RNA sequence: GCCCGGGUAGCUCAGCUGGUAGAGCAGCUCACUCGUAAUGAGCAGGUCAGCGGUUCGAUUCCGCUCUCGGGCU
Repeated sequence: GCCCGGGUAGCUCAGCUGGUAGAGCAGCUCACUCGUAAUGAGCAGGUCAGCGGUUCGAUUCCGCUCUCGGGCU
């Protein structure tokens, strides 16, 4: 330099033939318990890497950039 894949909640990841963004764990509250753990119920938590474009509407499509991993030379 070229090619491929990834970037979404604190962490691990889903989601997408465009239509108000989810799970598990972690956190907080409550219940249960003599108490803790476990368990159950609930709550909170997101500029969907950034900037443009297309569209009535973009996490999703297109372009560029940044970044992580892999491959080729």

Notes
This is a predicted structure of a 73-nucleotide RNA (transfer RNA) from a bacterium. The sequence is in RNAcentral, with records from ENA. It matches the Rfam family "tRNA". By type it is a transfer RNA. The same sequence occurs in records of 6 taxa.